[in-house]
This is a predicted structure of a 1483-nucleotide RNA (small-subunit ribosomal RNA) from a metagenome. Model confidence (mean pLDDT): 83 of 100. It matches the Rfam family "Bacterial small subunit ribosomal RNA".

RNA sequence: AGAGUUUGAUCCUGGCUCAGGAUGAACGCUGGCGGCGUGCUUAACACAUGCAAGUCGAGCGAAGUAAUUUAAGUGAAGUUUUCGGAUGGAUCUUAAAUUGACUGAGCGGCGGACGGGUGAGUAACGCGUGGAUAACCUGCCUCACACAGGGGGAUAACAGUUAGAAAUGACUGCUAAUACCGCAUAAGCGCACGGUACCGCAUGGUACAGCGUGAAAAACUCCGGUGGUGUGAGAUGGAUCCGCGUCUGAUUAGGUAGUUGGUGAGGUAACGGCCCACCAAGCCGACGAUCAGUAGCCGACCUGAGAGGGUGACCGGCCACAUUGGGACUGAGACACGGCCCAAACUCCUACGGGAGGCAGCAGUGGGGAAUAUUGCACAAUGGGCGAAAGCCUGAUGCAGCAACGCCGCGUGAGUGAAGAAGUAUCUCGGUAUGUAAAGCUCUAUCAGCAGGGAAGAAAAUGACGGUACCUGACUAAGAAGCCCCGGCUAACUACGUGCCAGCAGCCGCGGUAAUACGUAGGGGGCAAGCGUUAUCCGGAUUUACUGGGUGUAAAGGGAGCGCAGACGGCACUGCAAGUCUGAAGUGAAAGCCCGGGGCUCAACCCCGGGACUGCUUUGGAAACUGUAGAGCUAGAGUGCUGGAGAGGCAAGCGGAAUUCCUAGUGUAGCGGUGAAAUGCGUAGAUAUUAGGAAGAACACCAGUGGCGAAGGCGGCUUGCUGGACAGUAACUGACGUUCAGGCUCGAAAGCGUGGGGAGCAAACAGGAUUAGAUACCCUGGUAGUCCACGCUGUAAACGAUGAAUACUAGGUGUUGGUGGGCAAAGCCCAUCGGUGCCGCCGCAAACGCAAUAAGUAUUCCACCUGGGGAGUACGUUCGCAAGAAUGAAACUCAAAGGAAUUGACGGGGACCCGCACAAGCAGUGGAGCAUGUGGUUUAAUUCGAAGCAACGCGAAGAACCUUACCAAGUCUUGACAUCGUGAUGACCGGAACUUAACCGUUCCUUCCCUUCGGGGCAUCUUAGACAGGUGGUGCAUGGUUGUCGUCAGCUCGUGUCGUGAGAUGUUGGGUUAAGUCCCGCAACGAGCGCAACCCUUACCUUUAGUUGCUACGCAAGAGCACUCUAAAGGGACUGCCGUUGACAAAACGGAGGAAGGUGGGGAUGACGUCAAAUCAUCAUGCCCCUUAUGACCUGGGCUACACACGUACUACAAUGGCAAUCAACAAAGAGAAGCAAGACAGUGAUGUGGAGCAAAUCUCAAAAAAUUGUCCCAGUUCAGAUUGUAGGCUGCAACUCGCCUACAUGAAGUCGGAAUUGCUAGUAAUCGCGGAUCAGAAUGCCGCGGUGAAUACGUUCCCGGGCCUUGUACACACCGCCCGUCACACCAUGGGAGUCGGUAACACCCGAAGUCGGUAGUCUAACAGCAAUGAGGACGCCGCCGAAGGUGGGAUUGAUGACUGGGGUGAAGUCGUAACAAGGUA
Repeated sequence: AGAGUUUGAUCCUGGCUCAGGAUGAACGCUGGCGGCGUGCUUAACACAUGCAAGUCGAGCGAAGUAAUUUAAGUGAAGUUUUCGGAUGGAUCUUAAAUUGACUGAGCGGCGGACGGGUGAGUAACGCGUGGAUAACCUGCCUCACACAGGGGGAUAACAGUUAGAAAUGACUGCUAAUACCGCAUAAGCGCACGGUACCGCAUGGUACAGCGUGAAAAACUCCGGUGGUGUGAGAUGGAUCCGCGUCUGAUUAGGUAGUUGGUGAGGUAACGGCCCACCAAGCCGACGAUCAGUAGCCGACCUGAGAGGGUGACCGGCCACAUUGGGACUGAGACACGGCCCAAACUCCUACGGGAGGCAGCAGUGGGGAAUAUUGCACAAUGGGCGAAAGCCUGAUGCAGCAACGCCGCGUGAGUGAAGAAGUAUCUCGGUAUGUAAAGCUCUAUCAGCAGGGAAGAAAAUGACGGUACCUGACUAAGAAGCCCCGGCUAACUACGUGCCAGCAGCCGCGGUAAUACGUAGGGGGCAAGCGUUAUCCGGAUUUACUGGGUGUAAAGGGAGCGCAGACGGCACUGCAAGUCUGAAGUGAAAGCCCGGGGCUCAACCCCGGGACUGCUUUGGAAACUGUAGAGCUAGAGUGCUGGAGAGGCAAGCGGAAUUCCUAGUGUAGCGGUGAAAUGCGUAGAUAUUAGGAAGAACACCAGUGGCGAAGGCGGCUUGCUGGACAGUAACUGACGUUCAGGCUCGAAAGCGUGGGGAGCAAACAGGAUUAGAUACCCUGGUAGUCCACGCUGUAAACGAUGAAUACUAGGUGUUGGUGGGCAAAGCCCAUCGGUGCCGCCGCAAACGCAAUAAGUAUUCCACCUGGGGAGUACGUUCGCAAGAAUGAAACUCAAAGGAAUUGACGGGGACCCGCACAAGCAGUGGAGCAUGUGGUUUAAUUCGAAGCAACGCGAAGAACCUUACCAAGUCUUGACAUCGUGAUGACCGGAACUUAACCGUUCCUUCCCUUCGGGGCAUCUUAGACAGGUGGUGCAUGGUUGUCGUCAGCUCGUGUCGUGAGAUGUUGGGUUAAGUCCCGCAACGAGCGCAACCCUUACCUUUAGUUGCUACGCAAGAGCACUCUAAAGGGACUGCCGUUGACAAAACGGAGGAAGGUGGGGAUGACGUCAAAUCAUCAUGCCCCUUAUGACCUGGGCUACACACGUACUACAAUGGCAAUCAACAAAGAGAAGCAAGACAGUGAUGUGGAGCAAAUCUCAAAAAAUUGUCCCAGUUCAGAUUGUAGGCUGCAACUCGCCUACAUGAAGUCGGAAUUGCUAGUAAUCGCGGAUCAGAAUGCCGCGGUGAAUACGUUCCCGGGCCUUGUACACACCGCCCGUCACACCAUGGGAGUCGGUAACACCCGAAGUCGGUAGUCUAACAGCAAUGAGGACGCCGCCGAAGGUGGGAUUGAUGACUGGGGUGAAGUCGUAACAAGGUA
């Protein structure tokens, strides 16, 4: 950094897709280790269980407990004893006191507002950033100053009684405090009042003095201190306000009544409609209010070259929330996650009366989901709470566990090793690949495993992690590789299987029998403990374009004008400093990013320093530019004056031509209309014509890419009113300008409303035609409408498909309006301004093209576009009487749709040219019979192929058997045929017999060669397998061969040039030719394959040579080679010569000469290519298929069938003929040995007998026939010969199916052929016979040969085919193309829909919990006052305002669903037509 995909190819536009990076991911396959991170994105769903907030005895009282002491009681063991006791004092009990690092409640203090979680809500001062508070608060902490005197009354715990199942209370009694309450004291504290000084930024602030008034305290102690109160300051934390920024929708345009402001009270820490009363009517909004949807915001993260775009997990800052909703209390701080009250839902307990609960803390469970972990260890570290401290608590945190979820690192071995092993795959069977890969040999030990040692983290002690990190040792190559891909994009190819099936696919697309695209295998490529897929984001995409796009034709300029807001704006001067530039300061948290270092072995990761954070704010300065203020200027703009041009507009009046109608005259049978007709009109007098009249509409000629207008548009003449432009002048104003969202106005035709009018024309409609149909095109009629007036509609291919304005940038030539100047002046020239055309340079453009009237170069403003279809549709809204207009989507679907140009092909486009193409002629075919081929049908089989021209007397130059491929029956299986091996034999062949339908089978006879004597060769038989064999399939796998366009004149290349390119040029043009034949011209110059020529034949001559040929010699022999002829070599014809035309050319025309004249006639010869043309059955051949058969042999049958249809021939229909006869003629080219066969004889004849001659210029076939003469006399005949009968002949093993010929007899259709159609231009058509190949036999076919021998061609309009040029094209499989719509069927999404069911946010009313606030007349009441009564104060109760949930109601909005219904899309080869693309057949 690009690539694929629209086309036959090209350039462009334009979408779709891919390659990259990323993720809290998931899924599939696979899985060795370690480090560091990360881990419910869904149900803010519900939660069992445990833990997550306690602590202080140095605040307090009481209790329990332990110890000690004391006191009282008890009194053991032991000692002693006179056995009575004494002593002793353990143990136990009680009480008190003390002590305690004891215990759990209670009062009290501090903390439960932090830490931890989540992202539901929120579009907001919520967040970010920067300010402000002169409008505020701040526990614990720090500093400073000052102080702490003296009293009082209660209350929990506790005890008792009592209610209750419980939770929880109630009552009575006792008691303490750092709990509570007065009093005293009190300043530099608060409040009120006025004052002075200073200051500020408006309210105001600070300081000072005065007066009045108000408010404090708590103790404990180890005597060190700790704690308390007040005031001030600091720090920290918070609160509030403001500027700027912060998603989408206008198919949400108006919103708002405490709403906006004021005054005064209240409330708050504090400002404030925060709340209340009164007053005013404001306030917000196109710079987007309100409403709706979505969403926590940021540092940052991902991507990107950047600008941007996307995201907001983890970490960090802020906010909000804690089952849902409301509320306050306490407190420094909450309207409070693990506090309280109420309401609601849910769950649990219950004795049914009533209670309890809140994991969005850590684990964990269920559920949801594609999906996300352990009911772990520890307070050792870092923090937090309490405490004086020890310490306690801490699911914060530190660690461990699980998961390839991510990033990073390491390993799965290294070296050597060619017999290139085996196996596998492939194969042209030779080989090649896997592959130094393996094995083998030599090494090593990172990880894992085993053993030993063993940290730092901890400042003195204290280590969960953890016997962890790390180190060392021994040991074994052992325990450790997969996943995806291999048609192109995109690195990497073969085989088999499959056969539009199964399947693949990100896009293009692959698969229908040779798939590098499906599946498998081998091989290869990529990445690697991962690899792929899916999802999402950015990129590529300059495909929303600020950087950085466009709008003539690809999507896109509003139909036009005026114009408010807005945006932009001339020349020079002065000030200010908002923008702008520059300096400084503050801030821009940390982490992250970048750079430089450092620490874990490296890295990831972590630490340190720097940079950056492009921003905001404050401030000093500058003044060019923009802005702003002031005062000027005249070049922009406007005004005035003068002048001419014009279908500019509106109104009124007037005019002639034409059409139609009416009246009258003339006049008679038609008129009219069309491709042709008909409907229609007309004998009741049309059309035509003459005269008169009526009516409406439109204005010929002039008339012009002429004029005017903003556009739409405007056309007879006159008058009136009126707008604009232009030229000249330079008097006036002095930037007054440009553009313009919204708005307003104008706006063709058609249409609508009301009222007129209505000649012509003419939707609808009717009729007639056309047609398969014809609801059309054509014709005859004809109503709305067209016209006028007044309204409405507001759209057009409203187009120059080109918005407006200004400036600049070569020219040339018209035209129109004006002005100036010059000249030799009905004119011409020069200059200039305005309009309107054409050509053209630079430049632009994809090209076409544009080019001073830009689509060029620039500036300003507006409008519009972002793939095709769905769709300018639906819904909503606005407008409209309606029709409808304006605005204007989505689902779904496709990989294109499109522009310009190129080459072809095509056209019921054009121009030119050619051809037996038409025309002019001749003879036919199509009708008949027969022959032959084909189709169809039939059949056991009727073998197969050929199919418009270019299949059909074709393969087949010849089916009775054979051929033969088909059918039936019978046989064979290494085979009928080829090669190789073993064994046997000496044959095989041939002959004979039996058998058989035949082959097959059985038997008999006959019986090799060479030799170095070893053997070899040959042949036959037997046997095994390799193989043979196949007219089986595929001509759409092929070679070769062939047909056809077409013997048409074309088809290409090299170099150069032009074009971005496909391509063009050359090859086009002017002539000419049979010809791309030749000449000339030309950005072309040359060349090749074709054309022509060279070849054969024929026509003339010469020379040479002559036998079998020929003969001037009378015949023969002989002789000869002149002639005929034969066969070889030459000559000859070249537009060479002359004339005319042509361009002085090529050439054409005419002529001469010549046997022949303009390629003399004929043949061979077939360019590049087209038709997937024909042939696998000539042959060859890939692949597939059969292998006791799809091969081989044999007999018989079939290919010869026969209601029918078609093609090609033959014979005829007759007199240009038939028949007969006669004598006599005249060819050419061929064939002949398994042959041709003469003469002769026999037969009516076919033919037979016999056989001369001849391997051929010698002999034979062999007679040529039409011709001539006679006869017949127009008829189904003396035409025609089919069919049939009888008798024969020939070939052949064999003529039944199924041959040919002869004789006699029979004697069918047919009397010249409908529509249609074929051949032929001269020795041709037509006609006549002759020969040959094939072949035993069997031509009317085929291939050749000669005889006789015409007619016509004006010409190129038309039909067919072809060539060149040009034009249009939506075709390129190329018109047998493409393609549209309805209908029918299936599926999909969607609109409407009687309705139905939900959600959401408001509104109105009702009810009104808890609770604050306010009131209070009821009840109760320790501290204070008072002697007391009582009061102050308080609590409860009650009342009131507000008030959540709830209820009711009508609307709004949104979603789902709905009988039926509308259109849309997509589908295999459906139906009907043929609308579009060519003049698409009616542009």